[in-house]
Context: one part of a larger RNA
RNA sequence: UCAUGGUUAAGGAACUCGGCAAAAUGGCCCCGUAACUUCGGGAGAAGGGGCGCCUGAGGUGUGUAUGGAUUUACUCCAGAAGCACUGCAUGGCCGCAGAGACCAGUGAGUAGCGACUGUUUAUCAAAAACACAGGUCCGUGCGAAGUUGCAAAACGAUGUAUACGGACUGACGCCUGCCCGGUGCUGGAAGGUUAAGAGGACUGGUUAGCCGUAAGGCAAAGCUAGGAAUUUAAGCCCCAGUAAACGGCGGUGGUAACUAUAACCAUCCUAAGGUAGCGAAAUUCCUUGUCGGGUAAGUUCCGACCUGCACGAAUGGCGUAACGACUUCCCAGCUGUCUCAACCACGAACUCG
Numbered sequence: 001u002c003a004u005g006g007u008u009a010a011g012g013a014a015c016u017c018g019g020c021a022a023a024a025u026g027g028c029c030c031c032g033u034a035a036c037u038u039c040g041g042g043a044g045a046a047g048g049g050g051c052g053c054c055u056g057a058g059g060u061g062u063g064u065a066u067g068g069a070u071u072u073a074c075u076c077c078a079g080a081a082g083c084a085c086u087g088c089a090u091g092g093c094c095g096c097a098g099a100g101a102c103c104a105g106u107g108a109g110u111a112g113c114g115a116c117u118g119u120u121u122a123u124c125a126a127a128a129a130c131a132c133a134g135g136u137c138c139g140u141g142c143g144a145a146g147u148u149g150c151a152a153a154a155c156g157a158u159g160u161a162u163a164c165g166g167a168c169u170g171a172c173g174c175c176u177g178c179c180c181g182g183u184g185c186u187g188g189a190a191g192g193u194u195a196a197g198a199g200g201a202c203u204g205g206u207u208a209g210c211c212g213u214a215a216g217g218c219a220a221a222g223c224u225a226g227g228a229a230u231u232u233a234a235g236c237c238c239c240a241g242u243a244a245a246c247g248g249c250g251g252u253g254g255u256a257a258c259u260a261u262a263a264c265c266a267u268c269c270u271a272a273g274g275u276a277g278c279g280a281a282a283u284u285c286c287u288u289g290u291c292g293g294g295u296a297a298g299u300u301c302c303g304a305c306c307u308g309c310a311c312g313a314a315u316g317g318c319g320u321a322a323c324g325a326c327u328u329c330c331c332a333g334c335u336g337u338c339u340c341a342a343c344c345a346c347g348a349a350c351u352c353g
Base pairs, nucleotide, nucleotide: 001348002347004345005344006343007342008341010339011338014337019334027051028050029049030048031047036041038171052093053092054091056088058086059085060084061083062082066078067077068076069075070073094098106332107331109329111327112326113324114323118130119129134169135168136167137166138165139164140163146155147154148153172319173318174317175316177249178248179247182246183245184242185241186240187239188238191237192236193235197231198230202226203225204224205223206222209218210217211216250268251267252266253265254264277311278308289305290304291303292302293301
């Protein structure tokens, strides 16, 4: 000096990102127990009191001796003694201390998120992430859809729409507004477009032959190379539906008898212009917004306001009792976290030998 334990005057979170760590609480019995609430909880809420040992009234059980009863039995009832348990009236004893060591909840309030128990990054993250019961939509009529496999086949399921598969949301309560123009999905089939195939008008190559003195020209059949019209599906265009499908949900100007503001009016654009609720929020840039509360002092916190840079309704909105090794703020208790260090024990480093 370090490590692990222990103690500490006065103060008591002044430490620190943050009470991290430590301290404190702790058992049993009795009393007592708030808001809120889904009436179950919250709750061991909180907050108090008692606790050792000796004595022993009383009570209970068993039950000897004994007594009583009758249905005379391996009967029933009562029951001194003894034993066991309980019990605390009374009185007493000891210590600093009686749940004497070990073991063994800190508590209260506020807000956020997630309903809950559960699951997860084996080896830096346990959470507000995942799951969940519940809700909704879509598909599937059974040789089901879906999944695996080239197939046979298997799972689904020895199930049958109160079933199975997929997607989203996520208990519960109150609710879930407007938009189908775009993208997707579903349905429609009149018209347009559209493949291979069918079709084969027509065109080319080749050459028996014919013409020509020759060069060359014409050219049937066959073979061969192309090929127009016509015919023809889904799809796309098109017409509808559908948002708990993917998604989206405006601007400008003016106006009231102080001022300010604008219920009101006008106008442009749109598929429709954000409804309820919430709001400086896990979302607010400006911002430490403004006001109130708490503090002597508060960029955090709580309650409001609304000017929402850039909340908003199953990519769910807003609440919510209970729950949480979650996150924020605050209080009581408690303490070497600190003011500010000191000492002790054990172990190591180090120095001397």